[in-house]
RNA sequence: GGAGGUGGACGGAGGAUCGCCGGCGGAUACCGGGAAACCGACCGCGGGAGGAAAGUCCGGGCUCCACAGAGCAGGGAGGUCGCUAACGGCGACCCGGGGCGACCCGAGGGAAAGCGCAACAGAAAGCACACCGCCGAUGGCCGGCCUCGGCCGGCACAGGCAAGGGUGAAAUCGUGGGGUAAGAGCCCACGCGCGACGGCCGGGUGACCGGCGGCGCGGCAAGCCCCUUCCGGAGCAAGCUCGAAUAGGGAUGUCGUUUUGGGUGGCUCGCCCAAGGCCUUCGGGACCGGCAUCCGGGUUGAGUGCUCGAGCGGCGCGGCAACGCGUCGCCUAGAGGAAUGAUCCUCACCCGUCCGGCCCGAAGCCGGCUUCGGCCGCCGACGGUUGGACGGGAACAGAACCCGGCUUACAGGCCACUCUGCGG
RNA sequence: CGGGCCGUGGCGCAGCUUGGUAGCGCGCUUGACUGGGGGUCAAGAGGUCGCGAGUUCGAAUCUCGCCGGCCCGACCA
Numbered sequence: 001g002g003a004g005g006u007g008g009a010c011g012g013a014g015g016a017u018c019g020c021c022g023g024c025g026g027a028u029a030c031c032g033g034g035a036a037a038c039c040g041a042c043c044g045c046g047g048g049a050g051g052a053a054a055g056u057c058c059g060g061g062c063u064c065c066a067c068a069g070a071g072c073a074g075g076g077a078g079g080u081c082g083c084u085a086a087c088g089g090c091g092a093c094c095c096g097g098g099g100c101g102a103c104c105c106g107a108g109g110g111a112a113a114g115c116g117c118a119a120c121a122g123a124a125a126g127c128a129c130a131c132c133g134c135c136g137a138u139g140g141c142c143g144g145c146c147u148c149g150g151c152c153g154g155c156a157c158a159g160g161c162a163a164g165g166g167u168g169a170a171a172u173c174g175u176g177g178g179g180u181a182a183g184a185g186c187c188c189a190c191g192c193g194c195g196a197c198g199g200c201c202g203g204g205u206g207a208c209c210g211g212c213g214g215c216g217c218g219g220c221a222a223g224c225c226c227c228u229u230c231c232g233g234a235g236c237a238a239g240c241u242c243g244a245a246u247a248g249g250g251a252u253g254u255c256g257u258u259u260u261g262g263g264u265g266g267c268u269c270g271c272c273c274a275a276g277g278c279c280u281u282c283g284g285g286a287c288c289g290g291c292a293u294c295c296g297g298g299u300u301g302a303g304u305g306c307u308c309g310a311g312c313g314g315c316g317c318g319g320c321a322a323c324g325c326g327u328c329g330c331c332u333a334g335a336g337g338a339a340u341g342a343u344c345c346u347c348a349c350c351c352g353u354c355c356g357g358c359c360c361g362a363a364g365c366c367g368g369c370u371u372c373g374g375c376c377g378c379c380g381a382c383g384g385u386u387g388g389a390c391g392g393g394a395a396c397a398g399a400a401c402c403c404g405g406c407u408u409a410c411a412g413g414c415c416a417c418u419c420u421g422c423g424g
Numbered sequence: 425c426g427g428g429c430c431g432u433g434g435c436g437c438a439g440c441u442u443g444g445u446a447g448c449g450c451g452c453u454u455g456a457c458u459g460g461g462g463g464u465c466a467a468g469a470g471g472u473c474g475c476g477a478g479u480u481c482g483a484a485u486c487u488c489g490c491c492g493g494c495c496c497g498a499c500c501a
Base pairs, nucleotide, nucleotide: 001420002419003418004417006416007415008414010412012347013346014345015344016343017342018341020048021047023045024044025043026042031040032039033038050396054407055406057405058404059403060402061401062235063234064233065232069269070268071267072266074231075230076229077228078227079093080092081091082090083089094108095106096105097104098103109226110225114224115223116220117219131165132164133161134160135159138158139157140155141154142153143152144151145150173191174190175189176188177187178186192216193215194214195212197210198209199208201206239304240303241302242301249295250294251293252292253291254290255289259275260274261273262272263271264270276288277287278285279284297500298499299498311330312329313328314327315326316325317324318323349393350392351391352390353389354388355387356386357385358384359383364379366377367376368375369374425497426496427495428494429493430492431491434450435449436448437447444481452468453467454466455465456464457463474490475489476488477487478486
C1' cells in the first nucleotide's frame, strides 16, 4: 500500500434569524372569550426523534374480561450450564460444518415405540435383490473309460455366489491375508463408525485412554408421531370519567319448572346463572319483558390512562462473560391528522477540476567523463504527499401506552484484528 | 395504532393438505375451410409459481426472513 462475506462503536460540531409543539415562572394596565375563577394573546427561562423510532416476529409490564378445578385438543421451545421480570434473546463452553486466517454458521432431543415416504433410472429401495457376470461342490442330462465300486470330460436344466461391471442422492463398512467349486465379516489382523462398560479429566453437555464372549439395517421427524418443557383470552381504537345528539325505532332467533337455555372467548366433564306476567281446546298461542345477532339512527367532543422508568451516566466490588450489588449524580418529547422545520455563516468529512511546494524518478533530450561496455549531473511522464481556489455531495429513515430483544434498511469515516504485496 | 387474509402464463382460477410430470377456461400466434370477415377445426407459443435463504437426493408445495396488495376494528342509545 492492497484485501476482508472479520468484530466493535459512531451516525456531523458551533452559531444567528424567523416559525411550530408542549412545560415552568411572571404580569394581568390595554385586546379577545367567560357570570366569575381563569384561559388565549404578552414577557422571560429551559426542553423537543432513532440506531434502527421501521417490520409487528418473539417476550414482559399495564388494563379489562373469565377464573373451584380436571382432562383432551391446539400452539410454541429443544446441546449443556448460566443471566434475566420474561423470551424463540444474551453469555461461556461442547459437538458438527465453512474459511489460509481474523472469525462466522447451525430449528443441535428421539429413526432397535409405532405409522409413513423415496419420482426417474436400476436386477433390487427396506424383515431387499440378480441384468451382465463368476462357479460347476450337490442333483440332472450327454459322451468316453472301466477292475462294473467308480473315474474323467462336456452342457448350464435345477442350483450356489455377490468379487467385478452397470443404475441411483442413497445398494448392508474399508484395506490386506486366509478360506472356497466360486465367493462372502465366513474367519483373522489393522482401521472407521455405532453401542453399552471400565479408568481418568471436567460443575455439566462432553473429551481422552483401554479391552469388548458385542454390533455393521442406512436417510427423512422444517411428514405424522414419541419424550421433556411452557402457554387462559383480548388489546391504549385496552379501560375509566364527563358532555352532546338521535327514533330507548325495526327484523330474526331464543327463554315460562327438573329438564331446557345461556355462560365458562376451541371442546368435554364438572360448576355457575336464568326460567316473570296474560290466554288456552293443555298441543300451544300472541303481547310485554330479558338476552344474542343484524338493519336503521345519532356524535365524530373533552379529560384521564401519558410518561420517573426492569431509566440513563460515572466510580467501586463480584463474575471469563452475559449480568448482579453498592454508591454518587442527572431528569431526558408527550403530539393527537399529529409539532421537532426553513434560510444562512464558520469549521470538520468525501469526490472532481485547476494552480503551487516537496519526494520518487522510466524512456528520452542536453552537458561532463570514458578503458567506448557504459557512468554521473540537469530537465523530466506516471505516482505519492501537502497547501490553496472553485464546483458538487452528505445515507437509511421519523416517536403515537411503555420497556427487553430479534429481523430488515443504511452514505461516510473511526478503532481493533486477520491475510497479503513492496521497501529497509 | 391493532388484528386477519392473499400473491401461480396477458386475465380469472386449480394444483399446496399427502414434496418428484406445473394444468383448466378465456385470450394470443400459425394453418385449413370462406371471395373476405365471423365462426369451426387442427397445431403451437407463452409461467424467475412475488423475492431471498434454509431443510431434503429433490420445494409452487415444508420452515424462516423480506416485498407488494386487500379486508376488518371508534363511541352512544
This is a predicted complex of two RNAs, RNase P RNA and transfer RNA, with 501 nucleotides together. Its mean pLDDT, the model's own confidence on a scale to 100, is 76. Rfam match: Bacterial RNase P class A. Rfam classes the family as a ribozyme.